[in-house]
RNA sequence: GGGCUGGUAGCUCAGACCGGCAGAGCGCUCCCCUGAAGAGGGAGAAGUCGGGGGUUCAAAUCCCCCCCGGCCCA
Numbered sequence: 001g002g003g004c005u006g007g008u009a010g011c012u013c014a015g016a017c018c019g020g021c022a023g024a025g026c027g028c029u030c031c032c033c034u035g036a037a038g039a040g041g042g043a044g045a046a047g048u049c050g051g052g053g054g055u056u057c058a059a060a061u062c063c064c065c066c067c068c069g070g071c072c073c074a
Base pairs, nucleotide, nucleotide: 001073002072003071004070005069006068007067010026011025012024013023020057028044029043030042031041032040050066051065052064053063054062
């Protein structure tokens, strides 16, 4: 330098192929339960979807450029 792949909640990841409300588990906060804690049950908060631009009524999703990680080729 070229190709492929990944980047989404604090963490691990779905969702993308096929555009239409941003989700799950764990963790965190509050409540119930308990003598107390754990376990269990209920509720809730938490997101520039890596960055910028484009297309579109509408973009995590499609297109272009860039950044970071991984693998391969040279």